[in-house]
RNA sequence: UUGACCCCACGCGGGAGAGUCUUGCCAUCACAGCCUGUGAUGCUAGGCGCCGAAGGAGCAAAUCUCCCCGACAACCUCUCAGGCAAAAGGACCGCAUGGGGAAGG
Numbered sequence: 001u002u003g004a005c006c007c008c009a010c011g012c013g014g015g016a017g018a019g020u021c022u023u024g025c026c027a028u029c030a031c032a033g034c035c036u037g038u039g040a041u042g043c044u045a046g047g048c049g050c051c052g053a054a055g056g057a058g059c060a061a062a063u064c065u066c067c068c069c070g071a072c073a074a075c076c077u078c079u080c081a082g083g084c085a086a087a088a089g090g091a092c093c094g095c096a097u098g099g100g101g102a103a104g105g
Stems, first nucleotide, its partner, number of pairs: 001105002005101005011095004019048001021047004026042007049084003055080001056078003063071002
């Protein structure tokens, strides 16, 4: 001096799955009519069913170790949380910018 590659932050793009199921309270609107009923919307409190790719937890995968113990840990498992129309979110992937590290030339 150049730098494959790695990490962090930020921006853009892509990004799955599973009921816009059901019951009740309240509010608003509309209709009918027997001051009551029906329907729609919104907000909430439940019930049952389900999903897993925020997060979390677990280890029986994998990895480290000659072996054991142990460590660590997955888009694997659990579903606490979260989610099941749209929106939002979303592991992960790609691109760019900034910072740090860095084999090699």